[in-house]
Context: one part of a larger RNA
Formats: sequence, C1' cells, structure tokens
RNA sequence: GAUUGAACGCUGGCGGUAGGCCUAACACAUGCAAGUCGAGCGGAUGAGGGGUGCUUGCAUCCCGAUUCAGCGGCGGACGGGUGAGUAAUGCCUAGGAAUCUGCCCGAUAGUGGGGGACAACGUUUCGAAAGGAACGCUAAUACCGCAUACGUCCUACGGGAGAAAGUGGGGGCUCUUCGGACCUCACGCUAUCGGAUGAGCCUAGGUCGGAUUAGCUAGUUGGUGGGGUAAAGGCUCACCAAGGCGACGAUCCGUAACUGGUCUGAGAGGAUGAUCAGUCACACUGGAACUGAGACACGGUCCAGACUCCUACGGGAGGCAGCAGUGGGGAAUAUUGGACAAUGGGCGAAAGCCUGAUCCAGCCAUGCCGCGUGUGUGAAGAAGGUCUUCGGAUUGUAAAGCACUUUAAGUUGGGAGGAAGGGCUGUAAGCGAAUACCUUGCAGUUUUGACGUUACCGACAGAAUAAGCACCGGCUAACUUCGUGCCAGCAGCCGCGGUAAUACGAAGGGUGCAAGCGUUAAUC
Repeated sequence: GAUUGAACGCUGGCGGUAGGCCUAACACAUGCAAGUCGAGCGGAUGAGGGGUGCUUGCAUCCCGAUUCAGCGGCGGACGGGUGAGUAAUGCCUAGGAAUCUGCCCGAUAGUGGGGGACAACGUUUCGAAAGGAACGCUAAUACCGCAUACGUCCUACGGGAGAAAGUGGGGGCUCUUCGGACCUCACGCUAUCGGAUGAGCCUAGGUCGGAUUAGCUAGUUGGUGGGGUAAAGGCUCACCAAGGCGACGAUCCGUAACUGGUCUGAGAGGAUGAUCAGUCACACUGGAACUGAGACACGGUCCAGACUCCUACGGGAGGCAGCAGUGGGGAAUAUUGGACAAUGGGCGAAAGCCUGAUCCAGCCAUGCCGCGUGUGUGAAGAAGGUCUUCGGAUUGUAAAGCACUUUAAGUUGGGAGGAAGGGCUGUAAGCGAAUACCUUGCAGUUUUGACGUUACCGACAGAAUAAGCACCGGCUAACUUCGUGCCAGCAGCCGCGGUAAUACGAAGGGUGCAAGCGUUAAUC
C1' cells in the first nucleotide's frame, strides 16, 4: 500500500447493490418448513335439484357439488441446513470394465380368464394416556394362482421358467338383464431391446505438519473352491502357500471437509476456502436393518445411551446442523414479516393443492458504488475570536447583505414493466366409422401482481431538513499562544515532559480524508 463475513471509539442525510453466529455439531418454548390424487377403491357427510305419497310440511326414493378418515398409487432418497468426523472408503485431473437406473424418449409384442383376503365400517373389550385386542362384513390400478410368451432368463442343449389392470371422454350400426357389451380416443399396466439422465465400482498421478514417531501387518499378501452383491474383488468362509507395505517416509501422533475460486503480488509465489457453483460427510450420541428404481433415510422404523417433558407410577412422548425465534457462549452477526404474482419442485387428465425452495419486504454505514448538505455576487476587509513588535496580522468572500436554483428529503397527482399462462366462445388441422370426444394452432373475450403509496414522470413550497473524524517533532502534508513542570501524560519506531514543550492538556490556525474517520485484529 492492498484486503476483510470483521469488532471497538466518535460521528451520521439519501439511494442502489451485495453481505450478515467466523464462538457452543450447546440446549431448545411456540408457529410454519411434504404433500397430493375421488379420472384406482369401498364407505361416511351432504349444499342443492328432481320424483312419489299426501295430513301442505313431513315421510320415502333418485341424482349430486363439497368435505372427512381409511385401503391403494406417486412423492417424503429432491429441495433446504451444517462442516462434527475424514490425510483417504474423501476431493481434483486423466483413464477403465464387471454393473443398476423410477419418472422421460424411441421401438417391438401383449393387456385373456379366475380366486381368497385385509383396513375403513359394525359389535364387544383393555388402558389415565399413547395405543391396542377379539369376532363379523366389504371394494379396488391392493394380493395370489391359471392361460398365453415376439423378445427375455436358465440349461447336463433334450428341455425348462416367468407377465399384466384397469380408469375416464364420446358414439352410428348390432345385441341388451337397460347396468352395459361393442367401437374409438386418451391416460395407464406387462414383457423385451435401445437411448438419455442419475448412481455404484476400479486404476494412475496430485493433495498439511512432526523422525524428540522406524519398523508395520494373520483376512494380513496371493491362490483354489463355496457363498454373497446390481456388479469386479478377502467382500465373506474353508483349505493351501508365506507373503504384502516401508528413508521415494510405512506405522503412529497432531491438524484439517476438498475443489472452481478469493485476497495479495510485476510475476514466481504466499495466504485462504464466508457468500455463489460442483463433490463428500453428518442429522441428539452409538448401532442395525426394513421399504423402495434409489436410503441403511434431517422433519421414517427398531435397539441401546444421555438429556428434557407427561403420568392415574402401570407406562408413554421428543430431537431446529430447515425458516423465524429463545436461553447460553462471545468483541460480534438480523424479523416469531408477506406471497405463491414470477422461476423451479411434488402430486394430478386438468382446474388446482402444497412448497420458510424461491421471489419480496423489515433491521444493520458491514462492504462497494452514486448523489446531496447549496450557487453567483459581496471589502466597511464589519463584529467576535486568536496572535501581536500595539503599527497591525489572521480567521476572511468566510459571514451579513443582494440576486438565484430546488437534486435528494417532504407534500400532492399520474403511472409502465416483471403476465407467460388459465377459463369461455368460435375456427382450422390431426386422430377416428364419426359433423362426438380429445390434442394442437389461430382469432375474439375475460381473468391472474406479494413487492406496491413500485420504477419513472409532473406539480407545490422554501436555503429551507443534512459534516464529521484523525492528525500537525522527524519518518509524514500541516504552528503559534496559554496551562503543566520527569508531575499529569504521549508513544508505530526514534523518542518527548525536570519553568520559555511546534511531541503532554486546551484554544486559535492549519493539513488529510469525508458520511465517514480513526484504532485494534488478521493476510499478502
């Protein structure tokens, strides 16, 4: 000199933009953060509408928007947080073969016919609660056989094994038990192949300090065979051999998430890894598996432990390193805010629902950037202050005065863009037996904004509302007076202060930066 996720002191007008627990991976009150689908299913609820009986306001039947728990499907493996562990099971770079991959895309072939249950529900019952138990009933895109098998898999090449599910829209002929069958379209379902995406595995090189750590290793190193995995492999087991690593630093100890990057520097390098992006690891601590395409799973399950809470003492409940917020720790770090309008995600045919992701707003001079705190004129060089050789000098065109301007702040009016989509109507094309339906395009119309009193533009008034901080002995730009008297104090280094201190304290003046200025800490 540059820089910072900074803090402290004094001061503080506005806007834009970015950032904001670096410490206790300490403990957490409260609310929210993952749901959705009735176009898979059976129930319950039932606004409203229609029919019948009539006693004219009741009874009964049908249709049915809505809502609710349950069965079932998909998603809760993403998104969000944190950096404890990890010096290599990680990360980075370059390769590799023995693998899997839901949803998505392309292709081929199918989607036939049956069965038995379990919730919900009903009855009974246990418990303070959390939560159960017994019996009975029932549906399905839930579950299980059978049939079939283009691909597929196994094979001692003779053969053998293995699938599926329906739902919704519309409809001319034909049939009908008036429900529908049937046809067609859309969404599904099954099997297989290929792709894409994602993931698992292997190899090589690189990846902090310590030798006051020199030897380490028995599943250890390799082979054969069995097992296991989606997959190679001591991954695991039995047997056999005695190997494997190490001064090119093994082992041990300490420290640490890694990278793109960031800071600095002419560079080489040094330091660092906040925000943003990629990877990894973790989710109160330790362990384990289940489900699933994917987890050994932050807001799932089980076991053990510590802690907290409820209890009728028998037994139960919980996990903010999600967003806010609280206590604590600390020099130190924000609101228990708004909205799904946009972008993206989950579910759904869609409308839509959910989304503390996200987009916004609030707080903070924490950083960077921009603007303002007036402009011109004005010598009697006013008054006051300070110094003085008492003549004057300086503050100083500074002020006052005069003439103007109105950015920003204030008041008041107007006002984009962020909106693409969605609904309804019409029309054309595709599909198809079809002028149905559905999809797509086009046209018309209607509607969707948290921010928001938005950005921006205009009007009004009036210099009106807006300057501080550090320094002035040398380094280093800037000097005098008074007070003090080795005292009080200053200080980055040299050093100042013991009666004329440009070095302490104050004043006047000056210098430097400026909504900041200094100090401290840290890095180059």